[in-house]
RNA sequence: GAUGAACGCUAGCGACAGGCUUAACACAUGCAAGUCGAGGGGCAGCACAGGGCAGCAAUGUUUGGGUGGCGACCGGCGCACGGGUGCGUAACGCGUAUGCAACUAACCCAUCAGACCGGGAUAGCCCGGCGAAAGUCGGAUUAAUACUUCAUAAAACAGGGGUCCUGCAUGGGGCUAUUUGUUAAAGAUUAGUUUUGCUGAUAGAUGGGCAUGCGUUCCAUUAGGCAGUUGGUGAGGUAACGGCUCACCAAACCUACGAUGGAUAGGGGAACUGAGAGGUUGGUCCCCCACACUGGUACUGAGACACGGACCAGACUCCUACGGGAGGCAGCAGUGAGGAAUAUUGGUCAAUGGGCGAGAGCCUGAACCAGCCAAGUCGCGUGCAGGAGGACGGCGCUAUGCGUUGUAAACUGCUUUUACAGAGGAAUAAAGGGGCGGUCGUGACCGUUUUUGUAUGUACUUUGUGAAUAAGGAUCGGCUAACUCCGUGCCAGCAGCCGCGGUAAUACGGAGGAUUCGAGCGUUAUCCGGAUUUAUUGGGUUUAAAGGGUGCGUAGGUGGGAUAGUAAGUCAGUGGUGAAAGGUUGUCGCUCAACGAUAAGACUGCCAUUGAAACUGUUGUUCUUGAGUAUAAACGAAGUAGGCGGAAUGCGCGGUGUAGCGGUGAAAUGCAUAGAGAUCGCGCCGAACUCCGAUUGCGAAGGCAGCUUACUAGGCUAUUACUGACACUGAAGCACGAAAGCGUGGGUAUCAAACAGGAUUAGAUACCCUGGUAGUCCACGCAGUAAACGAUGAUUACUAAAGGUUUGCGAUAAACAGUAAGUCUUAAAGCGAAAGCGUUAAGUAAUCCACCUGGGGAGUACGCCGGCAACGGUGAAACUCAAAGGAAUUGACGGGGGCCCGCACAAGCGGAGGAACAUGUGGUUUAAUUCGAUGAUACGCGAGGAACCUUACCCGGGAUUGAAAUGCGCCUGAAUACGGAUGAAAGUUUGUAGUCCCGUGAGGGACAGGCGUGUAGGUGCUGCAUGGUUGUCGUCAGCUCGUGCCGUGAGGUGUCGGCUUAAGUGCCAUAACGAGCGCAACCCUGAUUGUCAGUUGCUAACGGUUGAAGCCGAGGACUCUGGCGAGACUGCCGGCGUAAGCUGUGAGGAAGGUUGGGAUGACGUCAAAUCAGCACGGCCCUUACAUCCGGGGCGACACACGUGUUACAAUGGUGGGGACAGUGGGCAGCUACUUAGUGAUAAGAUGCGAAUCUCCAAACCCCAUCUCAGUUCGGAUCGGAGUCUGCAACUCGACUCCGUGAAGCCGGAUUCGCUAGUAAUCGCGCAUCAGCCAUGGCGCGGUGAAUACGUUCCCGGGCCUUGUACACACCGCCCGUCAAGCCAUGGGAGCCGGGGGUACCUGAAGUAUGUAACCGUAAGGAGCGUCCUAGGGUAAAACUGGUGACUGGGGCU
Repeated sequence: GAUGAACGCUAGCGACAGGCUUAACACAUGCAAGUCGAGGGGCAGCACAGGGCAGCAAUGUUUGGGUGGCGACCGGCGCACGGGUGCGUAACGCGUAUGCAACUAACCCAUCAGACCGGGAUAGCCCGGCGAAAGUCGGAUUAAUACUUCAUAAAACAGGGGUCCUGCAUGGGGCUAUUUGUUAAAGAUUAGUUUUGCUGAUAGAUGGGCAUGCGUUCCAUUAGGCAGUUGGUGAGGUAACGGCUCACCAAACCUACGAUGGAUAGGGGAACUGAGAGGUUGGUCCCCCACACUGGUACUGAGACACGGACCAGACUCCUACGGGAGGCAGCAGUGAGGAAUAUUGGUCAAUGGGCGAGAGCCUGAACCAGCCAAGUCGCGUGCAGGAGGACGGCGCUAUGCGUUGUAAACUGCUUUUACAGAGGAAUAAAGGGGCGGUCGUGACCGUUUUUGUAUGUACUUUGUGAAUAAGGAUCGGCUAACUCCGUGCCAGCAGCCGCGGUAAUACGGAGGAUUCGAGCGUUAUCCGGAUUUAUUGGGUUUAAAGGGUGCGUAGGUGGGAUAGUAAGUCAGUGGUGAAAGGUUGUCGCUCAACGAUAAGACUGCCAUUGAAACUGUUGUUCUUGAGUAUAAACGAAGUAGGCGGAAUGCGCGGUGUAGCGGUGAAAUGCAUAGAGAUCGCGCCGAACUCCGAUUGCGAAGGCAGCUUACUAGGCUAUUACUGACACUGAAGCACGAAAGCGUGGGUAUCAAACAGGAUUAGAUACCCUGGUAGUCCACGCAGUAAACGAUGAUUACUAAAGGUUUGCGAUAAACAGUAAGUCUUAAAGCGAAAGCGUUAAGUAAUCCACCUGGGGAGUACGCCGGCAACGGUGAAACUCAAAGGAAUUGACGGGGGCCCGCACAAGCGGAGGAACAUGUGGUUUAAUUCGAUGAUACGCGAGGAACCUUACCCGGGAUUGAAAUGCGCCUGAAUACGGAUGAAAGUUUGUAGUCCCGUGAGGGACAGGCGUGUAGGUGCUGCAUGGUUGUCGUCAGCUCGUGCCGUGAGGUGUCGGCUUAAGUGCCAUAACGAGCGCAACCCUGAUUGUCAGUUGCUAACGGUUGAAGCCGAGGACUCUGGCGAGACUGCCGGCGUAAGCUGUGAGGAAGGUUGGGAUGACGUCAAAUCAGCACGGCCCUUACAUCCGGGGCGACACACGUGUUACAAUGGUGGGGACAGUGGGCAGCUACUUAGUGAUAAGAUGCGAAUCUCCAAACCCCAUCUCAGUUCGGAUCGGAGUCUGCAACUCGACUCCGUGAAGCCGGAUUCGCUAGUAAUCGCGCAUCAGCCAUGGCGCGGUGAAUACGUUCCCGGGCCUUGUACACACCGCCCGUCAAGCCAUGGGAGCCGGGGGUACCUGAAGUAUGUAACCGUAAGGAGCGUCCUAGGGUAAAACUGGUGACUGGGGCU
């Protein structure tokens, strides 16, 4: 885009066209084929003239073939057309083109000729019989255009003569005063020999019959078929040819160019689609065919083997008096059934057409009309213009408002198609019929008049009314035009594909809005297109699916140069045909359009004819370059058969000799004191051929390797001699064909499936080891497959180069270059998706063969063929998925490789893991044990300090605009201060004092309380909606960009390579050149020094004072303090290096190669952490999930883990004495000093808001003691007594003293930190803080080590490279069995069908045929028989389908 459509929602009108696609299922009822009286006898029914009767008449009754006309009957014509359907049919059925010298015809036209004389019946009517009916029988009588004898017959037909012409084989035709035989007839009507009919013949028109060429679906898993089969002779039959039928004879005929069989199907014009070529379809309309309940048969007829005829058989339905009968809608309506689905039991013959008729006319479900149905196409309408307070309402938002719906509405004006009502009102009737007239030749024409309309009072015209009667469907994630809100929460649902939905869904449902089409819009189904995705136009086969394993070769296809002929193909002209309709173009007609009319063109085809001769074909002649033959030389692991050889393995025998051998990662099984292994000698046997040996050579491929002999084959080179296209390819076919395997017979040394044992392992039916049988070897036969690979079919020609190599030729030649045939590498052009290929093409062309068409199912099943078997060849479908696949890219990963780094390992020191305690976590418990953090990167973490508070949790008691903030309205009161009662408190309740400012007043203001309202409040949820902040990889050296270049592209290059560095730090190189974020540096601090400054610090000199002392005057020298500077840069020297740089016990220097430490954290990763620090979107609560108070809990305790402290002791403990810091803190504070107390502390008291006062060391040193023990170690736990803080130390504080004195004697597997002022060890300070559970955290100083060979390994990281089926990226992906459910399918003992064929039996109707008895004078008939046959029956096979216990694999979940 389309449809004979259906379904869903919706629906105003008209025109045109359409309407059982399914059950060729069954049918009630009505209609669909009659007509002619001008063929006939007649006359039932109707009407009339006439007659009779009653009667004057009207009227009634009766008669009446005399008339109109006519039921039934005889006869003629028609019924073979028209209408329906698509069962069958793969066929001369259809289409197209021819032929009939092999035919036919009623009606029609033309021409010629003719029609004589008779006869006998029969229906009807009448009478009678049988039957329920359908129907039928008998008798009498009668007519014809019914039937029939004879006559005529120039023509015709058949046969024989004569003669002429002609073709396309059989042949055909004409003429004839030639001859023989056969065959005709009908009348009717009329005023009129008027009109018409009849017979014979010829010709035409039209229709039919037959034959032939070409075209006409799928399956080869259908390969052979056929007995009247193929042909001939003869006969029969037919309108006619013919095996159409029969007798005889011959043995043919069809078939790979697809016979036979099976499946499906009416064919064509045409329709849809498509640029076309094609593909699909065959409904309506037209042509042809076939069929008429199923099957068979003939009759009649011009024509039928007959839709509304006959007979028979069968199935079904109906009637019946049970004896018998009737029927055939695939005609028009209609009914049932089937189905997703398809209409009225309508009108008319007015027109068109048909039948009959002389005609009028009759008949016509053909036809023309109407009805129903949006089922299609086309047209019209549902209003138009103005109108902004941009209304109300709805919806949305960044929400005092804005946007949108939206000029939309309201409102104003206008119009009236349509609608409704009224009025008028066609064409279709060209014509025909009747009457009259004319031309006048009785047959037409002309004139005139009259008559004929179903549709229809319709189309159309007009008047009136009044916007009045008239809009929906689908969609809105992308494809694809159109976006927001709410609801829902992987639910409900959507979906054409991709895919949406798990709490912020433009994808579900609703709403608002939008988009699109519009009386329709969507969905479903089907076809074509897009799909160059079956490729003729117009594809491919190295790796994506696809080259046969290889050759020979038949058919077939294709084929070198020249020339002559021919004309099959080819090309051109002409003629015929190609129906109409349709489609295209022009014009015209319905108001337009659809639709219709007309004209043109087209119908790309087929046939015939005339010509051309280039190309192809064909025939003849010829050529040598393709191909082949010959001669000569060289070449090779080419093949087959025979002979020979040495080394090695194994075995046998003997010698020497002694304890192991062998084997492995390590072992064991095994062998060995009965003497192995080792070694020496001799012997036997089988198999394979070391070195040479090489991207070497040969072969068609498989393949071929010791030496030698014989036979066989091959390509190549050279000379050119010969043949003269002999060629290429190759479906079938034939042959060869590794390894394994099979059969028979040998052989068997090695090796070695199976098997056995030993190991390994969770297991180990494996890898490893020890043995070991088939086999491996030979001969003969089979098998016929491989990653049979160059994953690349064969042949021919052409298209840059360079290098290596083999064998020839040329050459004196080892050099060098040429040439031919091979064999490799690199590469131009070109090709290719790329990788790559590239004269050995995957380039450019040509010929032929083979093969492919998404993945899986499956190279499976079934069938067939082959095979001894194993198995091979051929080779599907159902079902299922939305991918499977190729090449390349970037990452990530690897029990891949290379280089490098890090307290990563190693080397060391000290710890953890065992104990007790502290603390955090899990778990458990609980009313609550609030919450968060969970590998590294949670666990002395948030918390830098939970007795109340904190506090978020639990129990209980309160209050509700609330504890705090704020707007508005109303009421009350200044504010405020001090009480009482009750209570655990919060709170509840109550009292006293007080009476502000402005304003004359009314009133207002500040503040407070109450009420109402807008709001507050939430540590409630979501860190997976977020901001901000943080951890980690990692202070690792990386991460990127611009321009250029390369690539179809992803992307690459730069950033790679070499050297170097702590470093992508630098240098060199370089299709890259530069740049950015990181690195480094800049910053802070420590170490040295100069300068400046000099108090609260310092004190060398001077002076003073004290018990002592920088205590004082004084000083700036020193120390110190803290501002500003200096200093370090591989700068210098030696060595190495191109350089960068490295190196040195170097110099100098306080410091040396980044001087130590800190701050500083690239692009990013982990949906990492945090909504409970804070902020914030959304959701949720609002007398509660908010808030106040008391108490409790966060501190529980069988247990498990992390981080720590103290220890286990003598490098120590205890007692006594003695010495030295720094960072910091201090007024609700630090406190000197004095006194009291064993002490924690207390009471006094002074200094200091601090370089001034104060808090301040311990390890260490000296002396003494303890003497290796659960101790003078260790200090948990518990008892008692206290101190301090604080409303308050019970749950639940710290400290002090006395007493008690647990575990623990250095810690399993495993594991952590640290490279120098570091580890270890020692104490001190600070934050938080009333106090403190601090052994934690952050800082400070004191004392002060050991070790690093080195980078194999573990962990982590960086760069390069490689493989990849991974990309939520190895914590990936993914295979098979098993379990469960569902689905389709193969096998299957069988069971049940189906169509077709064969054989036999039976055999209706009927044609043909035979015939003695019966009938008939006869013609003839009846009856009986024969042949054939529908149908029925029997039998055995084949084919095909359904089902089937069980069973096999497959797919999905």

Background:
The RNA shown here (small-subunit ribosomal RNA) has 1453 nucleotides and comes from an uncultured Bacteroidota bacterium. Rfam family: Bacterial small subunit ribosomal RNA. Its family is annotated with ribosome and structural constituent of ribosome in the Gene Ontology. RNAcentral holds the sequence, with entries from ENA and SILVA.